[in-house]
RNAcentral holds the sequence, with entries from ENA.
This is a predicted structure of a 1462-nucleotide RNA (small-subunit ribosomal RNA) from an uncultured bacterium.
Rfam family: Bacterial small subunit ribosomal RNA. Gene Ontology terms of the family: ribosome and structural constituent of ribosome.
RNA sequence: AGAGUUUGAUCCUGGCUCAGAUUGAACGCUGGCGGCAUGCUUUACACAUGCAAGUCGAACGGCAGCACAGGGAGCUUGCUCCCGGGUGGCGAGUGGCGCACGGGUGAGUAAUACAUCGGAACGUGUCCUGUUGUGGGGGAUAACUGCUCGAAAGGGUGGCUAAUACCGCAUGAGACCUGAGGGUGAAAGCGGGGGAUCGCAAGACCUCGCGCAAUUGGAGCGGCCGAUGCCCGAUUAGCUAGUUGGUGAAGUAAAGGCUCACCAAGGCGACGAUCGGUAGCUGGUCUGAGAGGACGACCAGCCACACUGGGACUGAGACACGGCCCAGACUCCUACGGGAGGCAGCAGUGGGGAAUUUUGGACAAUGGGGGCAACCCUGAUCCAGCCAUGCCGCGUGCAGGAUGAAGGCCUUCGGGUUGUAAGCUGCUUUUGUCAGGGACGAAAAGGACCGUGUUAAUACCAUGGUCUGCUGACGGUACCUGAAGAAUAAGCACCGGCUAACUACGUGCCAGCAGCCGCGGUAAUACGUAGGGUGCAAGCGUUAAUCGGAAUUACUGGGCGUAAAGCGUGCGCAGGCGGUUCUGUAAGACAGAUGUGAAAUCCCCGGGCUCAACCUGGGAAUUGCAUUUGUGACUGCAGGACUAGAGUUCAUCAGAGGGGGGUGGAAUUCCAGUGUAGCAGUGAAAUGCGUAGAUAGUUGGAAGAACACCAAUGGCGAAGGCAGCCCCGUGGAUUGCGAAUGACACUCACGCACGAAAGACUGGGGUCCAACCAGGACUAGAUACAUUGGUAGUCCACGCCCUAAAAGAUGUCAACUGUUUUAUAGGCUUUCUUAACCAUGGUAAAGAACCUAACGUUUGAAGUAAACCGUGUAGGGAAUACGGUAGCAAGAUUGAUACUAAAAGGAAUUGACGGGGACACGCACAAGCGGUGGAUGAUGGGGAUUGAUACGAUCCAACGCGAAAUACUUUACGUAGCAUCGACAUGACAGGAAUCAUGCAGAGAUUCGGGAGUGCCCACAAGGGAAUCCGGACACAGGUAUUGCAUGGCAGUCGUCAGCUCGUGUUGUGAGAUGGAGGGUUAAGUCCCGCAACGAGCCGCAACCCUUGUCAGUAGUUGCUAAGCAAGAGCAGUUUAUUGAGACGGCGGGCGACAAACCGGAGGAAGAUGGGGAUGACGUCAGGUCGUCACGGCCGUUAGGGGUAGGGCGACACACGUCAUACAACGGUAGGUAUCAGAGGGCAGCGAACCACCCGAGGGGGAACAAAUCCCAGACAACAGAACAUAGUCCGAAGUACAAUUCACCAGUGGACCACAUGAAAUCGGAAUCGAUAGUAAUCUGCGGAUCAGCAUGACGCGCAGAAUACGUUCACCGGGUCCAGUACACAACGCCAGUCAAGGCGAAUUCGUAGAAACAUGCAGACUAGUCCAUUUAGUGAGGUAAUUCUGGUUAGCAUCUGGG
Repeated sequence: AGAGUUUGAUCCUGGCUCAGAUUGAACGCUGGCGGCAUGCUUUACACAUGCAAGUCGAACGGCAGCACAGGGAGCUUGCUCCCGGGUGGCGAGUGGCGCACGGGUGAGUAAUACAUCGGAACGUGUCCUGUUGUGGGGGAUAACUGCUCGAAAGGGUGGCUAAUACCGCAUGAGACCUGAGGGUGAAAGCGGGGGAUCGCAAGACCUCGCGCAAUUGGAGCGGCCGAUGCCCGAUUAGCUAGUUGGUGAAGUAAAGGCUCACCAAGGCGACGAUCGGUAGCUGGUCUGAGAGGACGACCAGCCACACUGGGACUGAGACACGGCCCAGACUCCUACGGGAGGCAGCAGUGGGGAAUUUUGGACAAUGGGGGCAACCCUGAUCCAGCCAUGCCGCGUGCAGGAUGAAGGCCUUCGGGUUGUAAGCUGCUUUUGUCAGGGACGAAAAGGACCGUGUUAAUACCAUGGUCUGCUGACGGUACCUGAAGAAUAAGCACCGGCUAACUACGUGCCAGCAGCCGCGGUAAUACGUAGGGUGCAAGCGUUAAUCGGAAUUACUGGGCGUAAAGCGUGCGCAGGCGGUUCUGUAAGACAGAUGUGAAAUCCCCGGGCUCAACCUGGGAAUUGCAUUUGUGACUGCAGGACUAGAGUUCAUCAGAGGGGGGUGGAAUUCCAGUGUAGCAGUGAAAUGCGUAGAUAGUUGGAAGAACACCAAUGGCGAAGGCAGCCCCGUGGAUUGCGAAUGACACUCACGCACGAAAGACUGGGGUCCAACCAGGACUAGAUACAUUGGUAGUCCACGCCCUAAAAGAUGUCAACUGUUUUAUAGGCUUUCUUAACCAUGGUAAAGAACCUAACGUUUGAAGUAAACCGUGUAGGGAAUACGGUAGCAAGAUUGAUACUAAAAGGAAUUGACGGGGACACGCACAAGCGGUGGAUGAUGGGGAUUGAUACGAUCCAACGCGAAAUACUUUACGUAGCAUCGACAUGACAGGAAUCAUGCAGAGAUUCGGGAGUGCCCACAAGGGAAUCCGGACACAGGUAUUGCAUGGCAGUCGUCAGCUCGUGUUGUGAGAUGGAGGGUUAAGUCCCGCAACGAGCCGCAACCCUUGUCAGUAGUUGCUAAGCAAGAGCAGUUUAUUGAGACGGCGGGCGACAAACCGGAGGAAGAUGGGGAUGACGUCAGGUCGUCACGGCCGUUAGGGGUAGGGCGACACACGUCAUACAACGGUAGGUAUCAGAGGGCAGCGAACCACCCGAGGGGGAACAAAUCCCAGACAACAGAACAUAGUCCGAAGUACAAUUCACCAGUGGACCACAUGAAAUCGGAAUCGAUAGUAAUCUGCGGAUCAGCAUGACGCGCAGAAUACGUUCACCGGGUCCAGUACACAACGCCAGUCAAGGCGAAUUCGUAGAAACAUGCAGACUAGUCCAUUUAGUGAGGUAAUUCUGGUUAGCAUCUGGG
């Protein structure tokens, strides 16, 4: 410090994920030791048991228990019993102090808390300091004792008694109150020692110590107040009635609405009140470079709480964890009448939970309570125990050692690796074991002696020094020494990338892995195991959680044209921000000083444990707050001045700016007249209109709406928007000369106003157009497009709605920044009207710098630097839900969660694609010729069948294909029957040479025999070797088994299409581009011109090669030369072979850009690559082939390998491909006539002549020929005549019957051919579809060879004869090529993908009926009613008061508001 992941690749934006550190952790595997720490984060859940707060006899009365002095009795003469507050002491009790500390927990609490800094109106036991007292009396009460109630807990009553318990009196320095005179209010004694004096004694007395009372000051502690800081939510915006303040009281230790009475009507809030949620706060801890973010275990400070809620008492202090009272829940005891309890103290139990320890030791140390003290108490504390929970340290050995042992694993079988690792040799002993020694932590207190103070005192007490000396839980622990002996001690995770570390086997989208990307479908470095390796190490991984990386909430430090993001537009209060200059001030700011910022922690320097962790001394730091002094640049504030910002006034000027009123013509529709047969509409039609008179033409009339041309890249307006012409009001802008004001400015949350179209309401209006709707079409359908009609609406008026891709997808304002052009408004100067020039305001175009991810933007910025507002933080869910607001509604605005998923997205690049465009080509179409598709047959494939019908090939690019030949063989398939080192190869052993005939059985393979026969090389011989045969055993052979998606090689296809690439340079952030754009031209990326490109390759194209067409030279037998044969002669021609020539756009003309080239022409055998062939770029199709061959992996091994026989590959309801033959007269038939081909083949061969052998296939025969010699072999169409006359025929030939031939071991399943007889379908073929452009198509039942014993309608070759047509590429089908633009495609259109439906799964909701089966809350209304209150009334009794009369005063209408009605 970064990395992975969106794409075919790229650059961005943007999320997700990882590497780091950390934890009070948990879980999995494993585990040697020690030190130091930590250890219920969950149920503030419930708790059995024990302990956690007592102490003082020097306050008191006493004496239950223990012990002792003393006394008595008994006898066993040293024992027992009794008495015994006299003594040590002391249970219970009175009294004092303590129990408010220490210890636990974090429920509550968002402020009555906490942190920091300040403040004034307070309290204070013990402690310290100063002052003053401590005199004299009284009456009770517990304990105890008697009686008594109760199960118990607990009481009741009579009687006795003490105090430092309680209450008066006296005194009052000081305190408090005061009317300044005065008034109020206190105490307690206890102990030690003692010379004189007194006393019977106790004691008085003196002194010391402790205590008590009052008071001054202090220390420490506590109470109260203020300021600042302190989480989230506005889908919580208004809250408040003791509320805010005042006066006077009450109350308190103390200020105060703390409480009350009266008065006033305030107080808080957008700087977030109130309400809701969450939470103890801090020092600090974790992380981070820091700023920050998260947390608040342990340690320390504060607060709150103590079963839940409430309350006070005592006290210096509590509203009290181990106190009291009441209520509640829960638990326990009970005799049922009543009682008891509170672990969030230490252990411990249950429960909860992923999860958290011993019912330990000691007060030795530190600290606390009580006490004069000794001492007692102390689960505070100090220790030990448990747990790898964390941090730190140590060890599990060290050195040497190669034939690199064995074993394991891998292997290319050579080896490699584990690995100096082990064994082996030597050494050491930390740790562990055994044995011995053995601490620090302990100093006080106490004693002795010597001093000092006090005192009458050498006493007591206090205190200093020296000597002495009691006390250790931990613990016989740490530590030290010795002995033996490598002895007692290594695991966990990972190994595809990120990320260090690779192989084998198993598995086969299964099992599984996974933090992200992703892995697994038969060769998995990703699953599982093993070997090896890497990392860490007594631990290692996983999970959870926090920060980091994340500049991914951006203060430090980011954005908003297109990626998420500028409110539709303006006005404008608060707020923010603000021109030049002077003076003052000192709030901000800056500087110094002081106080504080607890300790611990972090950091630095030291010290102590062997080191470290840990502990410890000092320092620094604590970035803060407060107080104070100073400065005066900047901001603020106050005052003064200025004019450049801003507005005002005057003049000028353009404009569809807004509102209202009037008016015009064209068009349309309607009405009336005229007039006659169609009109309208479309791709084509129909619906529609029209003889009831349309359309068209013309004349007159009516109505409503919109304003052609001008018109523009124009103008105006804040935006929406605004267009005939005229009139009346009216807003704003521009420009110009002056004048005056003097910062008045900018932006703007909330608010207010405007806001297209559609829509809603009411009333008008309604020409055109036109949602919805209707009809006719198109269509598979057509709820659409196109068509005929047509209603809301469109128009007007009043008031609503408030949204748009309301867009420049660009908020407003102002400053600065290089250049050109257009047009608009005005101004100035000039010539005096057209231009030029200048600068200003607005509108456009091009385009530098800079910016930008790129596209692009560029003085009208998306540049540079400011101000203010709005807004975004991955995609989906979501233009959503709920709640609120406004609305008549429609709908608008504000606006989430759950869940899901690793991307979504922007710009640009290369391809591919399109029923996109441009250009050019091809038998691609068109023009013509002939076929296929219908028939019969042949052949191939599918299907079905079968024991088997062997396998492969399946669009073009499988289907007369592999197969240039299926009776056996081939053969791979099926059945039957055989053998297992094998039909074939190599190696080792044993035997025999090899080989040749031959017999029995069997379908054969095979089995069982009997014979003949010995060779070559070395060697004296024995024997050995080569070659070959046989036998048994082992390595192995063998496989047409599988995978063409593991492969090589070969071939197919796009396509003989013109393309495919590279080097250097240039360009772009980059993928890439350029070169290969453009203008011409070509069959061609062929060539020319030109160009930031210049060249090159292959390559490919072209050419070189073969063949064919013309000529020449050379050569001449087997060829050629006579009608034929022979001999001779010849090599000119024909012909054959070979070597050359020839063609290059060379020549002339035209055209073109003076180019490349093109057009037509001459000459020429041939003219524009002359014709044909071979030749096939980079690549594509996981195209084909493991069955040509080769080969990796996998699979079978008495079989999936090998041999044999006889079957099958040939079967047949069916549909398909490729062909053959036909349907006939351009023909078939039977005879005749020909000097008519070319290319081939031949010895297990071609096979002539010949034979009255045969109708024929063929048979006999055997000359010549290993071939320019002989043979196959006298080609067929053709030609000249004959009959046939349009018919199922003298066409056509399938099928059938019988008789023959040939090859072969064999012709039945199954060959070919011949003769005779018979003679099927078919009369030119639907939709559709194929071939080919000249010696080509078509035709010749033509010929040849290969394969082959035999078998050709196939394939491969060969010639004879021999046409028609091409206007042309506009439209249109197919296939390539180049360029342009588009794209959400890249597996690339057989792509991608929205919505819907169907089926299944999951979840949720709504409506109706029935059952369960009705119940509760609130509100309203009614009825009833206990008690109580108020009012009214009746009857009666009693007591009391009053009224009725007069006078005076107050109140009394109605309505509204507020308040009360229990």